[in-house]
Order: sequence, then structure tokens, then C1' cells
RNA sequence: UACUUAUCAUGAAAGGUGGAGGGAUUAGGCCCUGCGAAACCUUGGCAACCACUGACCGCAAAUGCAGAAUGGUGCCAAUUCCUACCCCUGAAUGGGGAGAGAUAAGCG
Repeated sequence: UACUUAUCAUGAAAGGUGGAGGGAUUAGGCCCUGCGAAACCUUGGCAACCACUGACCGCAAAUGCAGAAUGGUGCCAAUUCCUACCCCUGAAUGGGGAGAGAUAAGCG
């Protein structure tokens, strides 16, 4: 960095440094922020993707199920903050899907 698969309405923040931005990108909206943004560090936490454990089946494994939280990641305002393209639908509202993105695992 491309691809494949799965998930994305739950959940979880204090302190220090820092000093003006931030919410991925573009546009619009709406928010957060000097009662201190981003970033970095420390500590804490959430979750349960992978490793791990168990039961069942089975020759064996895989999938699925249950568990645990030691390790590898991830995450800790707002649905992935909302909308953009398509459909339900002529319109509003609402809903569904796609695309994009994020994360994990696998693979090249």
C1' cells in the first nucleotide's frame, strides 16, 4: 500500500506538557473549544477483532456458541455528528441501501 471478510445506534477520562484550533477528505449544516483545541506523555478505563480456554458435533478441523481479560491491536463528545448518490416516493417526514471512511483479521 492493493485486495478479501467481518463490524461500526452500546460502552469507556483524569492529570501533566502545550497554546488555537478540532470533529478523515470536499461542500453545506450542526457542534466542541482560553471553564484550554490539536499533538505528545503518564495513569486509568471500555470493548472483545486476533491469540487463549471450554462445551457440543465430529476421524480431525472449520463455522457457529459460551467464557476470560494475560498478551497483540483498537477505542474513551455527539450514530462513522448529520447530509451529499440511489430506492420506498410526486412532496415532506421517516426508513433502507450504495459509496466513502475507521478498526480487526487474512492475503499479495